[in-house]
RNA sequence: CCUCUGGAAAGCCUGGCGUCGCAAGGCGCCGGCACCGACGGAGAAAGGCGCGCUUCGGGAGAGCGGCCGAAUCUCUCAGGUCAUAGGACAGAGG
Numbered sequence: 001c002c003u004c005u006g007g008a009a010a011g012c013c014u015g016g017c018g019u020c021g022c023a024a025g026g027c028g029c030c031g032g033c034a035c036c037g038a039c040g041g042a043g044a045a046a047g048g049c050g051c052g053c054u055u056c057g058g059g060a061g062a063g064c065g066g067c068c069g070a071a072u073c074u075c076u077c078a079g080g081u082c083a084u085a086g087g088a089c090a091g092a093g094g
Base pairs, nucleotide, nucleotide: 001094002093003092004091005090006089011033013032014031015030016029017028018027019026020025034081035080036079040077041075042074043073047068048067049066051065052064053063054062056061
């Protein structure tokens, strides 16, 4: 990397327009409010730096700043909120 299998959460909410339909309703698009975190994305703790500065220190250091620094944590931009699809991750095989 490929194949197969498993795989959560949250409105089958609502307004308008169009379309299919005898109707009930279905679908698509544009909005409204509410929600989820497990495509993606973003944030940064301990700690580290043969980085900078300094009123401190005999020195080792200390202080402030900068940079690096993880997730299933946090944020919800994106994505998602019946099913289908998708899906982090896991197992088996190649």
Predicted 3D model of a 94-nucleotide RNA (Glycine riboswitch aptamer) from uncultured Craurococcus sp. The sequence is in RNAcentral, with records from MGnify. The coordinates come from a structure-prediction model, not an experiment, and the mean pLDDT is 82. The organism belongs to Craurococcus, within Bacteria. Rfam family: Glycine riboswitch aptamer. About the family: This family represents the bacterial glycine riboswitch.